[in-house]
Context: one part of a larger RNA
RNA sequence: CAAUCAUUAAGGAACUCGGCAAACUAGCUUGCGUAACUUCGGGAUAAGCAGAGCCAUUCUUGUCUAAUAAUAUAGAUUAAGAAAAGGAGGCAUAGAAUAGUGUUGCACGACUGUUUAAUUAAAACAAAGCACUUUGCAAAAGACUUAAAGUCAAAGUAUUGAGUGUGAUGUCUGCCCUCUAUCGGCUGGUUAACAGAUUUACUUAGCUGUUUAAGUUAGGUUUUGCAGGAACCCCCGAUCAAUGGCGGUCUUAACUCUGAGGAUCCUAAGGUAGCGAAAUGCCUUGGCCGUUAAAUGCGGUCUUGCAUGAAUGAUUUCACGAUGCAACAGCUGUCUCAAUGAUUGACUCA
Numbered sequence: 001c002a003a004u005c006a007u008u009a010a011g012g013a014a015c016u017c018g019g020c021a022a023a024c025u026a027g028c029u030u031g032c033g034u035a036a037c038u039u040c041g042g043g044a045u046a047a048g049c050a051g052a053g054c055c056a057u058u059c060u061u062g063u064c065u066a067a068u069a070a071u072a073u074a075g076a077u078u079a080a081g082a083a084a085a086g087g088a089g090g091c092a093u094a095g096a097a098u099a100g101u102g103u104u105g106c107a108c109g110a111c112u113g114u115u116u117a118a119u120u121a122a123a124a125c126a127a128a129g130c131a132c133u134u135u136g137c138a139a140a141a142g143a144c145u146u147a148a149a150g151u152c153a154a155a156g157u158a159u160u161g162a163g164u165g166u167g168a169u170g171u172c173u174g175c176c177c178u179c180u181a182u183c184g185g186c187u188g189g190u191u192a193a194c195a196g197a198u199u200u201a202c203u204u205a206g207c208u209g210u211u212u213a214a215g216u217u218a219g220g221u222u223u224u225g226c227a228g229g230a231a232c233c234c235c236c237g238a239u240c241a242a243u244g245g246c247g248g249u250c251u252u253a254a255c256u257c258u259g260a261g262g263a264u265c266c267u268a269a270g271g272u273a274g275c276g277a278a279a280u281g282c283c284u285u286g287g288c289c290g291u292u293a294a295a296u297g298c299g300g301u302c303u304u305g306c307a308u309g310a311a312u313g314a315u316u317u318c319a320c321g322a323u324g325c326a327a328c329a330g331c332u333g334u335c336u337c338a339a340u341g342a343u344u345g346a347c348u349c350a
Stems, first nucleotide, its partner, number of pairs: 001345008010336002014334001019331001029051004037042001039168001054087002057083005063076004101329007108321002113125002129166006142152003170315003174246003180242001181239005188234002194228001201221008247265005274308001275305001286302006
């Protein structure tokens, strides 16, 4: 000097990103006492008090002994319990070990549960509940599979199975179908393969022909490609707890301010109820109140919301949480500010 322990005057979080670490508390039992809130179950060991071992006394219950025919009765303390201003000893009576700190407000997630084996345990995942879509089964939908047989779904049958989203409960869940998607419809348009009307050129063998051009008959090759012709798409509707979206300008009321109202442009529709400097607010340490001597913190409130908002759920919420933030009481070597001791290393010598 390091690690692990022990103790510490006065102060008591002044330390620090942060009470990290340590300390405080403490079990069992008995007696009291226990708030807000609440889904009436809880909250709750809430919080907060008190007792405790030994001896003696008295009482209750029980047991034993003596005696009696049997009770009554007398005695013992070997058991259990209770009462009360009794007593003794010790530094200390839950005498050691073991062994909850408590309270308050807020955020998030309802809860128990799950997770990154070896840096993240959480507000992430799951969850019950809710909703939508899909599935009629002698091959269900869906899944595995050279996408074959077959298997699961299921020895099930729409109160079933599959998929998706949301995430207990309570109160609710607004407007928009233009885009994308899905479903349904179908008079029409476009249109592939197909179809082959029509059409170009060359050529084989004959025939006609001045034996040249050209034509013609039967073939071959090549070119043109009408009418017709499915689905998708265009078209017509429906659906947002499907993907998603939810305006601007000007003006206006008896001082001023504000703007119920009016005008106008655009849109599929212009953000409703709620909540709101929020885990979302740039400006911003927003304004005000509380908390502190002092607060970029926290809580409450306001709302002008850069860029809140309704199952991409909105807002509350008892209980719960090795979650995060803030505060209070107690506590303490975290600190003011260090000190001493022990053990093991290190170090020195052998």
Molecule: large-subunit ribosomal RNA, domain IV
Organism: Arthonia rubella